This record gives sequence, C1' cells and structure tokens, in this order.
RNA sequence: CUGUGCUAGGCGGGGAGCUAGCGGUGCCCUGUACCUGCAAUCCGCUAUAGCAGGGCCGAAUUCCCGCCCGAGGUUUCACCGCCGGAGUGCGAAAGACCCGAGCCGGCGUUGACAGCCCAAGUCCCUCGCAAUGGGGAGGUGCUGAACCCCGUCAGGACCGGGAGGUAGCAGCGGUAGGCACUGCAACCAUGUGCCGAGGGGGCGCUUGGCUGGAGCCGGUGCCGGGCCCUUCCGCUCCGAUACGGGAAAUCGACGGCGGGUGCACAG
Repeated sequence: CUGUGCUAGGCGGGGAGCUAGCGGUGCCCUGUACCUGCAAUCCGCUAUAGCAGGGCCGAAUUCCCGCCCGAGGUUUCACCGCCGGAGUGCGAAAGACCCGAGCCGGCGUUGACAGCCCAAGUCCCUCGCAAUGGGGAGGUGCUGAACCCCGUCAGGACCGGGAGGUAGCAGCGGUAGGCACUGCAACCAUGUGCCGAGGGGGCGCUUGGCUGGAGCCGGUGCCGGGCCCUUCCGCUCCGAUACGGGAAAUCGACGGCGGGUGCACAG
C1' cells in the first nucleotide's frame, strides 16, 4: 500500500415549549438520512440520561474535534416605520362669522349725525264727559185671576104679603200679572275715546323748538383684514408595542476548510 473479516460508531439535525434535568411523541425550521411497540390529564430515563425488539453500513465522501459561513427560532431594546394624543407653521384647501375700502339704492342745506337742553305725547293714578251694552221708572198696544181681586151685576137663586132687599155666576169695564215695542238718562259695566282737569314718573321711543353744520341708512362685497372649526402636509414632544424593519444577546440546521482516529489475518 492492497484485500478479507470485525469493533467503536453511525443510520438525520436544530429551535421554542414542557421538565429538577435529559430525551421522545406533538408544534416550527432545515433537509431526505431503517422498521415495529409506548407516549401530553403524557411515555421512558438519571449527568453513562428515551425504553424494548429487529435490520443495514462500518475506520472513512459516512465517525470525532476545531474554525468559518449561515437558513431559522427565542429574549431584550423603543431606534425607525405604523397607531394614539398634545403643540406648532404668516404651510395648503373648504366652510361659517365679523370689520372695512369700493360699488348700487334711499334720505338729506325745505338741514344728515350728535347734544347730561326745553316742551308735549306715549306709561300709572284720580275725577269729570261722551260712546257702547245691559237696562228699571214712564208711555203705547195686546192679553187678562173660571173661583180664593175691585166696580156694575142680565138670567137665575134666596128673603118678604108686597114694595123692595141680600148674596152673587156669566158678560162688560178695570186692577194685579204676562207678552211685545219704545224707553228720559235714574242705575250698573268697560282692552270704547284722547275729549277735559289734576297729580306722578324719567329709560326708551315719537313730535316740535334751540345749538350745530354734512353726512346717515340699507344692500352687495373671492378687493383687503381679523377670527373660529374641519381635513391634509411639514416639524417637535409624550405615550403605546399587536405588526414590519433595525440593533444587541443567545441557540443554531445545511454547507465549506483543516485536523484526528482502531483490531485481526493474508499478500
């Protein structure tokens, strides 16, 4: 160095989670690297850390160690994005309100606006007058209490010898009463009038007088300005952390590089 047969060992690995800890079943990432049974209310072990049974490869492209790369996972940070809030900008847009220039219209030297000026009215109270409504007295007409109103009382009734008398219904005339019309002005009333007289009141309005001497009122008003609200944009700060990115830490598959590593026999 080659061949043959064995042994160690290998026949996936990793992450989170669970666990006193180590593995497994389950989940996830890689990747293709045996089979059967057990197993999340778990299954089996003890730092030599799955148990039980069977099979294949086998000292090297396959085992072990170190380094590099790095999929992916976990934790932390609040750095950025994103979310919420506050503030801010002669930022932008829309809307509402207000003021003014300008314009239009009306009034105005037959006098605008203003005046702690004067007078009157409007307001309140009292009295009077008128009006209106109600409406008694009175007047006119009609009606009229069967009887319990008046007068006269036909007939009839009663008394009387008679003359005559008595009571008295109807009728007639009237009275009380009822109905209607009118109704002096006696009485009552008032969101009637401003008619009269007096008193009160003092903030506003109207009218007149006086002072004074040119504006006043209304509309419009994307021309100018002020202010408010809403949205967007930019900036600053605060808060929040599910998500994306970033940073740090940790574990880390696959892969790459290097190194190391048996036994026996034969040639």

This is a predicted structure of a 267-nucleotide RNA (Bacterial large signal recognition particle RNA) from a Bacteroidota bacterium. Its Rfam family is "Bacterial large signal recognition particle RNA". It is annotated as a non-coding RNA gene. A source record names the gene ffs. Model confidence (mean pLDDT): 77 of 100. NCBI's taxonomy places the organism under Bacteria, Pseudomonadati, Bacteroidota.